The RNA shown here (c-di-GMP-I riboswitch aptamer) has 82 nucleotides and comes from Anaerocolumna sedimenticola. The source organism's lineage runs through Bacteria, Bacillati, Clostridia, Lachnospirales and Anaerocolumna.
């Protein structure tokens, strides 16, 4: 010094799936619970993914303004051997 990637320690988060509550759904919040995660910390404005309440459409659909960062991106950041 480090996104090349080993180990210790102090730890931190929390998928499935259950209950509660809000949503129109996707989804979310708490509580239980651990499938993982070195950024499984933050950002939805980039891409990309659900969703379609409404709105256009009236045959079949289309669109976020509504999610999702545990899909890539950005961005911050702890220990750290060789």
């Nucleotide at each position: 010094u480090a996104c090349u990637a080993a180990a210790a320690a102090g730890g931190g988060c929390a998928a499935a799936c259950u209950u509660c509550u809000c949503g129109a759904a996707a989804g979310a919040u708490a509580a239980g619970g651990a499938c993982g995660c070195a950024a499984a910390g933050c950002c939805a404005a980039g891409g990309g993914c659900c969703u379609a309440a409404g709105u256009u459409a009236a045959c079949g659909a289309a669109c976020a303004u509504g999610g999702c960062a545990g899909c890539c991106g950005g961005u911050u950041g702890c220990a750290a051997a060789a």
The coordinates come from a structure-prediction model, not an experiment, and the mean pLDDT is 82.